[in-house]
Context: one part of a larger RNA
């Protein structure tokens, strides 16, 4: 000096990112319990009060002897002692302390999120990620679609048939999901454009019998039929693109600018430019707010965080869901009360390592 523990005057979160960790609190019995609330809950709310021992008493639960009656069945009934409890009322007793040890919730406001229970990085994340019941939209008529697989046999789906399977996406529940189909995407359309292989063969080109001109008789040059062979134009030629229409809980998107009211500010209202369409409902410095620690309230002496509020939304917004909501939560944040060695500020004290010496 480290480690694990005990205990602590006065204070009581002044610690500290943050009450981390640690103390509180704790078990039955009775009381008594608000807000909200899906009416089940919240709820153990919160707060209070009792608890040993000994004698005694009254009411009760439970077993259920003697005796007694009918009887002879190892039977009935009737009795009600003893015992074992629970509950309560009186007196007493000892202690600082009676659920005397152990084990055995602290708690309460308010906010975010994600509905719940559950699931997950085996060995750094348990979360607001995942799932989840409910919604929706697509496919898919059955040798279904979809999926394994080798474009195979063979199997899954399924001994299932659209109140069935599959694919996405969203995530209980209340209250709702606006506009936009121009661009991608998907679904139908078939009239024109444009188009592979194929099919079709015009034209052109090689080879060559032969001819023709020249010749140093070796040849060289041009023309060239048929046959073969290269090379190949118009025309025809499916989906598909191009078009034409649908369709957002399909993938996505949802504007500038300038006047303008009898104070001043501000624009119900006009005017213009652009677009498929120009953010509608809600909620809004948000887990989204740069400026910013906005600005006004609350709360504290003192408050970049936290709440209630405004709207000036850099860069909200409606199943990539909106916005509320009770109950849930080893979840985040703010705060209060309890309680404390977190601290102020440290002390002692046990156990062990360390160190020394062997």
């Nucleotide at each position: 000096u480290c480690c694990u523990c005990g205990u602590u005057a006065a204070g009581g979160a002044a610690c500290u990112c943050g009450g981390c960790a640690a103390a509180u609190u704790g078990a039955c019995c009775c009381c008594g319990u608000a807000a909200c609330u899906u009416c089940g809950g919240g709820a153990g709310a919160a707060g209070g009060g009792g608890u040993g021992c000994c004698c005694u008493g009254u009411u009760u639960g439970g077993u259920g002897a003697a005796g007694c009656u009918c009887c002879u069945a190892c039977g009935a009934a009737u009795g009600g002692a003893g015992c074992c409890g629970a509950a309560u009322g009186g007196g007493g007793c000892c202690g600082c302390a009676g659920g005397a040890a152990a084990g055995c919730g602290g708690u309460c406001c308010a906010a975010g999120c994600g509905a719940c229970u559950g699931u997950u990085u085996a060995c750094u994340a348990a979360a607001a990620a995942c799932a989840c019941a409910g919604g929706a939209c697509u496919c898919u008529g059955c040798c279904a679609a979809g999926g394994c697989c080798a474009a195979a046999a063979g199997c899954c789906g399924a001994u299932g048939u659209a109140u069935a399977g599959a694919g996405u996406c969203u995530g209980a529940c209340g209250u709702c999901u606006g506009c936009u189909c121009g661009g991608u995407g998907c679904u139908g359309g078939a009239a024109g454009g444009u188009u592979a292989a194929g099919g079709g063969a015009a034209c052109a080109g090689g080879u060559c019998a032969g001819c023709g001109a020249c010749c140093u008789c070796g040849g060289u040059c041009g023309c060239g039929a048929a046959g073969c062979u290269u090379c190949g134009a118009a025309c025809c030629g499916a989906a598909g693109c191009c078009c034409c229409a649908g369709u957002u809980a399909a993938c996505g998107g949802c504007g500038g600018c300038c006047g303008u009211a009898a104070c001043u500010a501000u624009g119900a209202c006009g005017g213009u430019c652009c677009u498929a369409a120009g953010g509608u409902a809600g909620c809004g410095a948000a887990g989204u707010u740069c400026c910013u620690u906005g600005u006004c309230g609350g709360g504290u002496a003192a408050g970049u965080u936290c709440c209630g509020a405004c709207c000036u939304g850099c860069a909200u917004g409606a199943a990539u869901g909106a916005c509320g909501a009770c109950a849930c939560g080893a979840c985040u944040u703010g705060g209060g009360u309890a309680c404390u060695g977190u601290c102020u500020c440290a002390a002692c004290g046990a156990g062990g390592a360390g160190c020394u010496c062997g």
The prediction has a mean pLDDT of 87. Predicted 3D model of a 358-nucleotide part of an RNA (large-subunit ribosomal RNA, domain IV) from a metagenome. Its Rfam family is "Bacterial large subunit ribosomal RNA". Gene Ontology terms of the family: ribosome and structural constituent of ribosome.